Context: one part of a larger RNA
RNA sequence: CUGGGUGUAAAGGGAGCGGAGACGGAAGAGCAAGUCUGAUGUGAAAGGCUGGGGCUUAACCCCAGGACUGCAUUGGAAACUGUUUUUCUUGAGUGCCGGAGAGGUAAGCGGAAUUCCUAAUGUAGCGGUGAAAUGCGUAGAUAUUAGGAGGAACACCAGUGGCGAAGGCGGCUUACUGGACGGUAACUGACGUUGAGGCUCGAAAGCGUGGGGAGCAAACAGGAUUAGAUACCCUGGUAGUCCACGCCGUAAACGAUGAAUACUAGGUGUUGGGGAGCGAAGCUCUUCGGUGCCGCAGCAAACGCAAUAAGUAUUCCACCUGGGGAGUACGUUCGCAAGAAUGAAACUC
Numbered sequence: 001c002u003g004g005g006u007g008u009a010a011a012g013g014g015a016g017c018g019g020a021g022a023c024g025g026a027a028g029a030g031c032a033a034g035u036c037u038g039a040u041g042u043g044a045a046a047g048g049c050u051g052g053g054g055c056u057u058a059a060c061c062c063c064a065g066g067a068c069u070g071c072a073u074u075g076g077a078a079a080c081u082g083u084u085u086u087u088c089u090u091g092a093g094u095g096c097c098g099g100a101g102a103g104g105u106a107a108g109c110g111g112a113a114u115u116c117c118u119a120a121u122g123u124a125g126c127g128g129u130g131a132a133a134u135g136c137g138u139a140g141a142u143a144u145u146a147g148g149a150g151g152a153a154c155a156c157c158a159g160u161g162g163c164g165a166a167g168g169c170g171g172c173u174u175a176c177u178g179g180a181c182g183g184u185a186a187c188u189g190a191c192g193u194u195g196a197g198g199c200u201c202g203a204a205a206g207c208g209u210g211g212g213g214a215g216c217a218a219a220c221a222g223g224a225u226u227a228g229a230u231a232c233c234c235u236g237g238u239a240g241u242c243c244a245c246g247c248c249g250u251a252a253a254c255g256a257u258g259a260a261u262a263c264u265a266g267g268u269g270u271u272g273g274g275g276a277g278c279g280a281a282g283c284u285c286u287u288c289g290g291u292g293c294c295g296c297a298g299c300a301a302a303c304g305c306a307a308u309a310a311g312u313a314u315u316c317c318a319c320c321u322g323g324g325g326a327g328u329a330c331g332u333u334c335g336c337a338a339g340a341a342u343g344a345a346a347c348u349c
Base pairs, nucleotide, nucleotide: 003321004320005319006318007303008302012317014201015200016199017198021194022193023192025088026087027086028085029084030083031082033081034080035077036076037075038074039073040072041071042070049065050064051063052062053061054060091191092188093187094186095184096183097182098181103177104176105175106174107173108172109171110154115149116148117147118146119145120144121143125136126135162169163168206247207246208245209244210243211242215241216240220236221235222234223233258316259315260314261313262312263311266294267293268292269291270290271289272288273287274286275285276284277283278282298305299304322349323348324347331342332341333340334339
């Protein structure tokens, strides 16, 4: 390389958008590049193969055939691929009608709670633990009441509920705004799928500048525990957590399962729509889109998956090829840095 694979054994890119490329719906007509077929020329000889023959045999040698699966020229075929053209509506998209949603961005508002401050009541404890101590408190704490400040997060509703490409999104209101779904069938007429490079988004932590800082809390300090305790437990506590702008670009970024399309028993929940029927706060049947559970065929090493496939097929991309060395070294690109991306070998088992 081929082959075989990628839920858990090595292996799906964190996610999307998308120019190149690859692949691509139905009907008709043309062309003939691929394809198929005929002819001609060439494809040196020797060698090899098959069948004969000659040296006593073999090796060796000679003869004949076939082969040389190729290339060029030329005549034809038109199913498939390609290409040109005419058309179609089922794929795809647009329009119209409708409901659902923590989808996004910005602004404003709200209540509960923690902490702090002020005032009042009140007196000796509070706090914390397995037990304690550090800590707080007669300079009046804890507790209770009233008022105020400030920051962060939004109890109940809440649900294998919803939305989003993923990351993710949850108090309320307003403004702007994206997508999906159902119905309709007016319009376009294959406009599609995938997508190396590329571009964009991307939790937490971290970084830069400027704000903010209630609670929590790496580091740090103290108290315990212990043989020790650079921990687990306790009392404190700074970065950080929050906001704005700019970087970083990684995660068990997981469904450890790439995207798209078609097909392949059923049953039962739930969610958003539509249709029909009925004795109509509803029930039954049916249909499209999501989200769960169980389960047949099939698949699978087994576990399990099973119309949301890990089944049956097709298209495109990514990735794997024994363990360690190693996601390391070197080089390159990116980054303020931390580091990220790409990514070996010697050696060893």

Background
Predicted 3D model of a 349-nucleotide part of an RNA (small-subunit ribosomal RNA, central domain) from an uncultured bacterium. Its Rfam family is "Bacterial small subunit ribosomal RNA". Gene Ontology terms of the family: structural constituent of ribosome and ribosome. Its mean pLDDT, the model's own confidence on a scale to 100, is 87. The full RNA is in RNAcentral, with records from ENA and SILVA.